[in-house]
Context: one part of a larger RNA
RNA sequence: CUGGGCGUAAAGCGCGCGUAGGCGGCCAAGCAAGUCAGAUGUGAAAGCCCACGGCUUAUCCGUGGAAGUGCAUUUGAAACUGCUUGGCUUGAGUAUUAGAGGGGAAAGUGGAAUUCCCAGUGUAGCGGUGAAAUGCGUAGAUACUUGGAGGAACACCGGUGGCGAAGGCGGCUCCCUGGACCGGUACUGACACAGAGGUGCGAAAGCGUGGGUAGCAAACAGGAUUAGAUACCCUGGUAGUCUACGCCGUAAACGAUGGGCACUAGGUGCAGCGGGUGUCGACCCCUGCUGUGCCGGAGUUAACGCAUUAAGUGCCCCGCCUGGGGAGUACGGUCGCAAGGCUGAAACUC
Numbered sequence: 001c002u003g004g005g006c007g008u009a010a011a012g013c014g015c016g017c018g019u020a021g022g023c024g025g026c027c028a029a030g031c032a033a034g035u036c037a038g039a040u041g042u043g044a045a046a047g048c049c050c051a052c053g054g055c056u057u058a059u060c061c062g063u064g065g066a067a068g069u070g071c072a073u074u075u076g077a078a079a080c081u082g083c084u085u086g087g088c089u090u091g092a093g094u095a096u097u098a099g100a101g102g103g104g105a106a107a108g109u110g111g112a113a114u115u116c117c118c119a120g121u122g123u124a125g126c127g128g129u130g131a132a133a134u135g136c137g138u139a140g141a142u143a144c145u146u147g148g149a150g151g152a153a154c155a156c157c158g159g160u161g162g163c164g165a166a167g168g169c170g171g172c173u174c175c176c177u178g179g180a181c182c183g184g185u186a187c188u189g190a191c192a193c194a195g196a197g198g199u200g201c202g203a204a205a206g207c208g209u210g211g212g213u214a215g216c217a218a219a220c221a222g223g224a225u226u227a228g229a230u231a232c233c234c235u236g237g238u239a240g241u242c243u244a245c246g247c248c249g250u251a252a253a254c255g256a257u258g259g260g261c262a263c264u265a266g267g268u269g270c271a272g273c274g275g276g277u278g279u280c281g282a283c284c285c286c287u288g289c290u291g292u293g294c295c296g297g298a299g300u301u302a303a304c305g306c307a308u309u310a311a312g313u314g315c316c317c318c319g320c321c322u323g324g325g326g327a328g329u330a331c332g333g334u335c336g337c338a339a340g341g342c343u344g345a346a347a348c349u350c
Stems, first nucleotide, its partner, number of pairs: 003322004007304002012318001014201004022193001025088007033081002035077008049065006091191001092188005103177002107173003110154001115149003119145003125136002162169002206247006215241002220236004258317006266295011278283001299306002323350003332343004
């Protein structure tokens, strides 16, 4: 460079925003860069190809032709791409009505439960296990009952239910705030899509400084088990888990499925917002859009399966793969306080 690919075989960046470049709706006019056609010049010789000829033939050689898919100049065409100008509204967006939501951030607040403390009742056990023991308890435990302290998480509702780009989000109230959806009208007039670099967000664990610590619990200690038991089980228990600010930037960050648009049988649930018929109305039936599930046809797939939420049929843009091991290692670079992250080989070997 080219081909074939990326749900499970190697392969979709964890997810947004967005620069360059790429790509882009309908109508009309112009230009002629791309594009197409003609002409002219050039495209050395040899070689390749064709014809004829010379060595008795062939190899070889000679003569002529063709070709040389290219480049330049010039003349022309105007469908498509491009550029310029003017217009359009269906793509996109703005304004507006109503409703839905664990979307985000901050402050406040509630009850249940665990633990601890004070007090009361009460007495010999409690706890734990497969069975035990360590442990707790006559300095009065466990159990029961008032009162108090403190931290963390929010039972029921709760749902293949909702929201968010992803990570993720769940008691209640208020303040601030993002997005999506439905309906109708008005407006802008292609403003769109995607996105190398870049930039932001990013579970858990981990790190720095300060605070906090009820429960749980790496490490650690003890008791068991066992041939051993640096484990599984038990009794304890520190970081941590919580919070403020700042780092880290990873994951089976998964739908193992990048984003956008269009098209291609159906059936049946759920959620949000509408429309219509019947009805006083709840409601029932029909129906539209958006989202979220299940089943299934064509098609597709190596099969499993996917199947209008495509893994079907096409177009646009990005990322990535190219046998296993060595290895996500070494070296270099870069980021980080560190842990380490990102980028990322080769020898050798099968």
A computed fold for a 350-nucleotide part of an RNA from an uncultured prokaryote, annotated as small-subunit ribosomal RNA, central domain. Its Rfam family is "Bacterial small subunit ribosomal RNA".